[in-house]
Context: one part of a larger RNA
RNA sequence: UUGGGCGUAAAGCGCGUGUAGGCGGCGUGACAAGUCGGGUGUGAAAGCCCUCAGCUCAACUGAGGAAGUGCGCCCGAAACUGUUGUGCUUGAGUGCCGGAGAGGGUGGCGGAAUUCCCCAAGUAGAGGUGAAAUUCGUAGAUAUGGGGAGGAACACCGGUGGCGAAGGCGGCCACCUGGACGGUAACUGACGCUGAGACGCGAAAGCGUGGGGGAGCAAACAGGAUUAGAUACCCUGGUAGUCCACGCCGUAAACGAUGAGAACUAGGUGUCGUGGGAGUUGACCCCCGCGGUGCCGAAGCUAACGCAUUAAGUUCUCCGCCUGGGAAGUACGGUCGCAAGACUAAAACUC
Numbered sequence: 001u002u003g004g005g006c007g008u009a010a011a012g013c014g015c016g017u018g019u020a021g022g023c024g025g026c027g028u029g030a031c032a033a034g035u036c037g038g039g040u041g042u043g044a045a046a047g048c049c050c051u052c053a054g055c056u057c058a059a060c061u062g063a064g065g066a067a068g069u070g071c072g073c074c075c076g077a078a079a080c081u082g083u084u085g086u087g088c089u090u091g092a093g094u095g096c097c098g099g100a101g102a103g104g105g106u107g108g109c110g111g112a113a114u115u116c117c118c119c120a121a122g123u124a125g126a127g128g129u130g131a132a133a134u135u136c137g138u139a140g141a142u143a144u145g146g147g148g149a150g151g152a153a154c155a156c157c158g159g160u161g162g163c164g165a166a167g168g169c170g171g172c173c174a175c176c177u178g179g180a181c182g183g184u185a186a187c188u189g190a191c192g193c194u195g196a197g198a199c200g201c202g203a204a205a206g207c208g209u210g211g212g213g214g215a216g217c218a219a220a221c222a223g224g225a226u227u228a229g230a231u232a233c234c235c236u237g238g239u240a241g242u243c244c245a246c247g248c249c250g251u252a253a254a255c256g257a258u259g260a261g262a263a264c265u266a267g268g269u270g271u272c273g274u275g276g277g278a279g280u281u282g283a284c285c286c287c288c289g290c291g292g293u294g295c296c297g298a299a300g301c302u303a304a305c306g307c308a309u310u311a312a313g314u315u316c317u318c319c320g321c322c323u324g325g326g327a328a329g330u331a332c333g334g335u336c337g338c339a340a341g342a343c344u345a346a347a348a349c350u351c
Base pairs, nucleotide, nucleotide: 004322005321006320007305008304012319014201015200016199017198021194022193023192025088026087027086028085029084030083031082033081034080035077036076037075038074039073040072041071042070049065050064051063052062053061054060091191092188093187094186095184096183097182098181103177104176105175106174107173108172109171110154115149116148117147118146119145120144125136126135162169163168206248207247208246209245211244212243216242217241221237222236223235224234259318260317261316262315263314264313267296268295269294270293271292272291273290274289275288276287277286300307301306324351325350326349333344334343335342336341
């Protein structure tokens, strides 16, 4: 356990698909389960309440009545919920036309840069720092030119921009593929919303394979500095890893710290996609609309900060979650995992 809440105080599951369940558009007919009305039966006694009575009063007790919000049955009502029939198109979906996009997957290609190797040319330094040193270099380094190898990432465009459910996605081309949006109004005719479980996806790090790859970067590690010390910050190196394939892990300040859907409630301004109008040779500009994405603001809300048609406003439906701090997201148990650990989740005690 009523009630109140969840942007920042405790509290929105990381995200989706969807089962049960809950909830559900407009018209009309039927039924009458819910609902409402009437009747009837029952609702033991005692008690509570009312009236009267008995102990001198009262407590107490006796008699009668009422009530007993409930349940059963019968009759009735049909607005609402429900069930069923029939119809509708605005919710939802399909078709057709159109363009936008780093949405996903596979394969191929490209240039800049770093590193390494070779050649040329060239000589004493280079590198690094606050200053240095470790380090590299006369066995020819650094700087310069040419050639080659290999891996990873894609400058400019680039945006307050776009796409995706989220995580996330950025060179170019091709193929395969998902979604959204605008227009049209041909089709279906409520087919919808949410979603306990369940299932799938899920950054980075990490794990597995006698796997592959390895340029740069770089935990660990080594050295040089700094310092009282320096298991750091700075420097020189450097292995896992970072990359690929397949399989795990399932976490995050997974954030808008704001669950999903729907309706309603002043505006102004920018931007992306797209339609219409006016205009024009055409484009831009201008007016109107739909869908995204920002900023500023009315009412309203808020403890304040702030939010404000992308709500944190006004309401409805469904789910998740919170209930003082610490102990503790821990122990124990269970499930999952190769492990790391994840999920679920207390108490004693203490303030």
Overview:
RNAcentral holds the full RNA, with entries from Greengenes. The part of an RNA shown here (small-subunit ribosomal RNA, central domain) has 351 nucleotides and comes from Myxococcus virescens. The coordinates come from a structure-prediction model, not an experiment, and the mean pLDDT is 87. The organism belongs to Myxococcus, within Bacteria. Rfam family: Bacterial small subunit ribosomal RNA. Its family is annotated with ribosome and structural constituent of ribosome in the Gene Ontology.